RNA sequence: UGAGUAGACUGGAUGACCGCAAGGGCAGGUGCCGAAAGGCCGCCCUUGAGGAAAGUCCGAGCUCCGCAGGGCAGGGUGCUGGGUAACGCCCAGUGGGGGUAACCCCAAGGAUAGUGCCACAGAAACAUACCGCCUGGUCUCUGUUGUCAAACAGGGUCCCGGUAAGGGUGGAAUGGUGAGGUAAGAGCUCACCAGCGGUUAGGCGACUAACCGGCUCGGUAAACCCCACCUGGAGCAAGACCGAAUAGGAGGGGGAUGAAGUUGCCCGCUGAUCCCUCGGGUAAGGUCGCUGGAGGUACCAGGUAACUGGUAUCCUAGAUAGAUGGUCAUCUUCGACAGGACUCGGCUUACAGGUCUACUCGCCAA
RNA sequence: GGCCCUAUGGUCAAGUGGUUAAGACACCGCCCUUUCAAGGCGGUAACGGGGGUUCGAAUCCCCCUAGGGUCA
Numbered sequence: 001u002g003a004g005u006a007g008a009c010u011g012g013a014u015g016a017c018c019g020c021a022a023g024g025g026c027a028g029g030u031g032c033c034g035a036a037a038g039g040c041c042g043c044c045c046u047u048g049a050g051g052a053a054a055g056u057c058c059g060a061g062c063u064c065c066g067c068a069g070g071g072c073a074g075g076g077u078g079c080u081g082g083g084u085a086a087c088g089c090c091c092a093g094u095g096g097g098g099g100u101a102a103c104c105c106c107a108a109g110g111a112u113a114g115u116g117c118c119a120c121a122g123a124a125a126c127a128u129a130c131c132g133c134c135u136g137g138u139c140u141c142u143g144u145u146g147u148c149a150a151a152c153a154g155g156g157u158c159c160c161g162g163u164a165a166g167g168g169u170g171g172a173a174u175g176g177u178g179a180g181g182u183a184a185g186a187g188c189u190c191a192c193c194a195g196c197g198g199u200u201a202g203g204c205g206a207c208u209a210a211c212c213g214g215c216u217c218g219g220u221a222a223a224c225c226c227c228a229c230c231u232g233g234a235g236c237a238a239g240a241c242c243g244a245a246u247a248g249g250a251g252g253g254g255g256a257u258g259a260a261g262u263u264g265c266c267c268g269c270u271g272a273u274c275c276c277u278c279g280g281g282u283a284a285g286g287u288c289g290c291u292g293g294a295g296g297u298a299c300c301a302g303g304u305a306a307c308u309g310g311u312a313u314c315c316u317a318g319a320u321a322g323a324u325g326g327u328c329a330u331c332u333u334c335g336a337c338a339g340g341a342c343u344c345g346g347c348u349u350a351c352a353g354g355u356c357u358a359c360u361c362g363c364c365a366a
Numbered sequence: 367g368g369c370c371c372u373a374u375g376g377u378c379a380a381g382u383g384g385u386u387a388a389g390a391c392a393c394c395g396c397c398c399u400u401u402c403a404a405g406g407c408g409g410u411a412a413c414g415g416g417g418g419u420u421c422g423a424a425u426c427c428c429c430c431u432a433g434g435g436u437c438a
Stems, first nucleotide, its partner, number of pairs: 001362010012331007020048007031040003050337001054348002057346005062235004069267004074231005079093005094108001095106004109226002114224002116220003130167002132163003136159002139156007175193006194216001196213007239288004249278006260270002295314008367437007376391003384421001393409005414430005
């Protein structure tokens, strides 16, 4: 200096004026709205969106479903060890794949538990022989010999068998290469390699290494399934309280031979109302839930790390038609994706520009 | 805001791993008719996007996009 890899940070700033939301303070008319609960009006001060607030894909807190009980079904996860409130997340490793490398990626249990599927092509897709090769036999042709029988050699058709080396088909064809062997062949035998099993050693473990053995088993589980582990359901429009309204009305259906009790079935428990349709009343209903929490920052200690413990310090939106905006000036460039709605921990997706750290490969110079 | 569902030619819609993705209406061309309609023959036209599993994906899995339903 060029190309790249990994990690972290930032996501316009400052000032003036106007405006919006929440909280606090001051000042009242005891003003306005409302049936009430409650709310509104002026001035000042303070505070006021994100790294993803998003998708709602996982995991929890919290709340309700009488208990959150048992079994089956269903659903989820899937190499090993650890972290965590928990997880499908994170960290460290193992194995496999990619890259020259830094480094990156992997839904990565089981296909000798069983079942299913493998289109077309091909003989055959899991137990099969189409062509080819080979032994034997029937019939037959040609040639040679010959004592008119026959023998030998070669070829053809058909039959019984052997063979998975070769051809051809396919994504995939019964381990691969070489040598021996054989009628032809074949792990039939041998050497090396791949795979499987066993022993020993190392490791908590996934697994690795060495040695030995018989030689060999198609693929697919993001097909059913088997194994191991986890799993009750719903969601802040959950739910609680206050206030108002009126009449809880009509029709149909089910129910002590068991309705209903937060998704299926059975058991257990409680034990009388439940479902559908139509019609009506109240309402611009109010308050709580609601934000201080598995919280942030700094230092110390433990741990390879994720993370944990201790001390100090900080407070940082809480709306309910839903608040962050506008104008001007300066900064050389004026700029991405996008905005809270109960709250956290993750993942995924979107993202202009800029900054820092560590590392890899190449080129140039000393 | 929460929870669910759907996506296949212009429209409706079949297809649940396998040959070139059915069918109907619509559209285009030809035939028939004096002409139009009806009818007959032929044609154009699609799996919302990306990635993965598999020999092979509209179909199975994951992530996005768009649309719809429901909850005082």

Predicted 3D model of RNase P RNA and transfer RNA as a complex of 438 nucleotides. Rfam match: Bacterial RNase P class A. Rfam describes the family as follows. Ribonuclease P (RNase P) is a ubiquitous endoribonuclease, found in archaea, bacteria and eukarya as well as chloroplasts and mitochondria. Rfam classes the family as a ribozyme. Its family is annotated with tRNA processing, dimeric ribonuclease P complex and ribonuclease P activity in the Gene Ontology.